Background:
Predicted 3D model of a 339-nucleotide part of an RNA (large-subunit ribosomal RNA, domain IV) from an activated sludge metagenome.
[in-house]
Context: one part of a larger RNA
RNA sequence: GCCUGCUGAAGGAACUCGGCAAAUUAACCCCGUAACUUCGGGAGAAGGGGUACCCCGGUAGGGUUCAUAGCCCGAGGGGGUGGCACAGAAAUGUCCCAGGCGACUGUUUAACAAAAACACAGGUCUCUGCAAACUCCAAAGAGGAGGUAUAGGGGCUGACGCCUGCCCGGUGCCGGAAGGUCAAGAGGAGCGGUCAGCGCAAGCGAAGCUGCGAAUUUAAGCCCCGGUGAACGGCGGCCGUAACUAUAACGGUCCUAAGGUAGCGAAAUUCCUUGUCGGGUAAGUUCCGACCUGCACGAAUGGCGUAACGAUCUGGGAACUGUCUCCAGCAGGCGCUCA
Numbered sequence: 001g002c003c004u005g006c007u008g009a010a011g012g013a014a015c016u017c018g019g020c021a022a023a024u025u026a027a028c029c030c031c032g033u034a035a036c037u038u039c040g041g042g043a044g045a046a047g048g049g050g051u052a053c054c055c056c057g058g059u060a061g062g063g064u065u066c067a068u069a070g071c072c073c074g075a076g077g078g079g080g081u082g083g084c085a086c087a088g089a090a091a092u093g094u095c096c097c098a099g100g101c102g103a104c105u106g107u108u109u110a111a112c113a114a115a116a117a118c119a120c121a122g123g124u125c126u127c128u129g130c131a132a133a134c135u136c137c138a139a140a141g142a143g144g145a146g147g148u149a150u151a152g153g154g155g156c157u158g159a160c161g162c163c164u165g166c167c168c169g170g171u172g173c174c175g176g177a178a179g180g181u182c183a184a185g186a187g188g189a190g191c192g193g194u195c196a197g198c199g200c201a202a203g204c205g206a207a208g209c210u211g212c213g214a215a216u217u218u219a220a221g222c223c224c225c226g227g228u229g230a231a232c233g234g235c236g237g238c239c240g241u242a243a244c245u246a247u248a249a250c251g252g253u254c255c256u257a258a259g260g261u262a263g264c265g266a267a268a269u270u271c272c273u274u275g276u277c278g279g280g281u282a283a284g285u286u287c288c289g290a291c292c293u294g295c296a297c298g299a300a301u302g303g304c305g306u307a308a309c310g311a312u313c314u315g316g317g318a319a320c321u322g323u324c325u326c327c328a329g330c331a332g333g334c335g336c337u338c339a
Stems, first nucleotide, its partner, number of pairs: 001334008010325002014323001019320001027051005036041001038159001053080004061073004094318007101310002106118002122157007134143003160305004165235003170232002172228005179223003185217002190212005197204002236254005263297001264294001275291005
């Protein structure tokens, strides 16, 4: 010097990104407990007191028993009790206020992440009539299920409360006995090759064989016509206007499928930004409450709330402490020196 423990004057978070670490709290009994709340909870809230060593005694009460007795436990009660020395081990919550996220118990990155991620009951959309849909499988077969729409599969959302606006132009999906387009197939008009024959020749050329092949016919799909948002998604700009100013309920105009409703809002979202105002501090880029100029919230890729819950994240406070001012001592281990 390092590691692991123990102790510490005065102060008490001044440490630090941050109370990280440590300390405080702690068992049993009695008293006593707020906001809020889904009336269960919140609660061991908070807070206060006693017991917490030995002996006596066994009352109240309890246990054993069908019951009594007996036996056992045993609150209360009595004593030791002197005074600063001896004794009492262990088990063993820190708490409060406010906010964000997620309802909750659960699950997860075996070995850097336990979370606001996943799951979850609940909600909704959609498919599926049973040889179901769907999944595995060259097939047979199996799962689904020895289930049958109050069932099963898939997607999204995620308790509960209040709600969930507008757009169907594009994309998807669903519906549509017309029309357009359209493959193989069917169909064979017509054209060609070959050669019996004909012709002096040029050439013509039946049947057969053979190579092309028009019209016509023809499914899905696509086009087309509709529907559909808890389907993929989307939800404007400029200019003017009120008798102080400012602002604009109002008007004009352009564009769009339609121009963001309720609620929320510098937010896990705000660039400018430490926005502005208020609160808390002597002092506050964080925090809480507001405002709204939302760079770039917004309604099941859910919106806004919400009691309870959380080794969650953020801010504040009490208590407590070697975290610190500022370090010191002790014990054990290691290191170092000598042997």

RNAcentral holds the full RNA, with entries from SILVA. The prediction has a mean pLDDT of 87.